[in-house]
Context: one part of a larger RNA
RNA sequence: GCGACCCCAGGUCAGGUGGGGCUACCCGCUAAGUUUAAGCAUAUAAAUAAGCGGAAGAGAAGAAACUUACGAGGAUUCCCUUAGUAACGGCGAGCGAACCGGGAUCAACCCAGCUUGAGAAUCGAGCGGCUGCAUCGUUUGAAUUGUAGUAUGGAGAAGCGUCCUCAGCGACGGACCGGGCCGAAGUCCCCUGGAAAGUGGCGCCCGGGAGGGUGAGAGCCCCGUCCAGCUCAAACCCUAUCGCACCACGAGGCACUGUCGUCGAGUCGGGUUGUUUGGGAAUACAGCCCCAAUCGAGCGAAAAAUUCCGUCCAAGGCUAAAUAUGGGCGAGAGACCGAUAGCGAACAAGUACCGUGAGGGAAAGAUGAAAAGGACUUUGAAAAGAGAGUCAAAGAGUGCUUGAAAUUGCCGGGUGGGAAGUGGAUGGGGGCCAGCGAUGCACCUCGAUUGGA
Numbered sequence: 001g002c003g004a005c006c007c008c009a010g011g012u013c014a015g016g017u018g019g020g021g022c023u024a025c026c027c028g029c030u031a032a033g034u035u036u037a038a039g040c041a042u043a044u045a046a047a048u049a050a051g052c053g054g055a056a057g058a059g060a061a062g063a064a065a066c067u068u069a070c071g072a073g074g075a076u077u078c079c080c081u082u083a084g085u086a087a088c089g090g091c092g093a094g095c096g097a098a099c100c101g102g103g104a105u106c107a108a109c110c111c112a113g114c115u116u117g118a119g120a121a122u123c124g125a126g127c128g129g130c131u132g133c134a135u136c137g138u139u140u141g142a143a144u145u146g147u148a149g150u151a152u153g154g155a156g157a158a159g160c161g162u163c164c165u166c167a168g169c170g171a172c173g174g175a176c177c178g179g180g181c182c183g184a185a186g187u188c189c190c191c192u193g194g195a196a197a198g199u200g201g202c203g204c205c206c207g208g209g210a211g212g213g214u215g216a217g218a219g220c221c222c223c224g225u226c227c228a229g230c231u232c233a234a235a236c237c238c239u240a241u242c243g244c245a246c247c248a249c250g251a252g253g254c255a256c257u258g259u260c261g262u263c264g265a266g267u268c269g270g271g272u273u274g275u276u277u278g279g280g281a282a283u284a285c286a287g288c289c290c291c292a293a294u295c296g297a298g299c300g301a302a303a304a305a306u307u308c309c310g311u312c313c314a315a316g317g318c319u320a321a322a323u324a325u326g327g328g329c330g331a332g333a334g335a336c337c338g339a340u341a342g343c344g345a346a347c348a349a350g351u352a353c354c355g356u357g358a359g360g361g362a363a364a365g366a367u368g369a370a371a372a373g374g375a376c377u378u379u380g381a382a383a384a385g386a387g388a389g390u391c392a393a394a395g396a397g398u399g400c401u402u403g404a405a406a407u408u409g410c411c412g413g414g415u416g417g418g419a420a421g422u423g424g425a426u427g428g429g430g431g432c433c434a435g436c437g438a439u440g441c442a443c444c445u446c447g448a449u450u451g452g453a
Base pairs, nucleotide, nucleotide: 026054027053028052029051036043040090066073067072077104078103079102080101088094109317110316111264121147122142123141124140125139126138127137128136129135156260157259158257159256161254163253164252165251166250168244169243170242171241173239174238178232179231180230181229186202187218188201189200191198203220204219205209211223212222213221269290270289271288272287273286274285275284296313298311299310300309353360354359373400376387377386378385379384
């Protein structure tokens, strides 16, 4: 000096935990009042709102301690019906299910409780083989205060007997999901117009004449549309066909019996109090007290006794689909509204603004086809004006399409005290329009004829 060992500090950290957010739909807890009863207290609002907790793409519920009384049905959920019925209710106001039946969707299962006792047969972690989804070896740990196998009431185990049945992998398609791609056919002629997509004429495509754009109504100019068109694609799932494997010392099924047959406790049930329910001598839940049984227990919508019958097996657990969805993500549509409508918000809207704050909460869309957004001259300090110019149009000049009404100014016409106004008759004046008009009409002068005064 290095290494090992002991003690300590700081930083980082495998694994583990998941507290917070969102919350439309779901589950649990908690819990009012407005209101209605034409008052109000039970009732109703309501087993609701607000509040709290929890989760998933769904959640919850779910394979009968069910419904029934039938010739019985057979997990749950949802829809129709039952039915505004039974029932509850100052039997007032009101409230209010279920079974059956018809449909949507369908799916069943696992522990605890027995004895493996010729051997914990089970599982995790580290290391290694082969590499952290499989499998094997090794070292350790969990575990007899119990990990496996078997078995769950429809039974089942055990014994005996005989026959029967058989998992998986690969290939290529389809379906599903997500991308990409694919020029059917006129810019033909005339006219109008600023512009043709309009009118007229001549054509073409059509498995495409949905829609949108382009200087006005475009199947054929552009994007699309149509062709279940073509093509790419990781895995899972579903499905058709084909090929390879036949594992078996394994798994399952069937018949019989002088065999066994365990099945969830401060739970069921009862009393009482409160809440709740359509549940009424108590539907369900909760607190307190008492507290079971195993030829047993629960239920059979009237409390109690006796008896019979029927039906299930509570006090342990898991489970897809049909169902819900004012949040999120992504699509499509409409007999919806069309700028005082429709979201509060078509626009720099939860904005401006208001309030200490919780909170409240607007108004506001349109030039033109194209800015071609008015060069330049002139007056003016400028704003602006007068010309000029662009445009189809400025009678479209930037809060600019159209541009109503009340109201105001200017120009022109009319009227003139008996309120304005309203209806009718006649006449006069003015304006506008239509028709006729040169072989015409109107006026003036002269002559003739006829009629009248």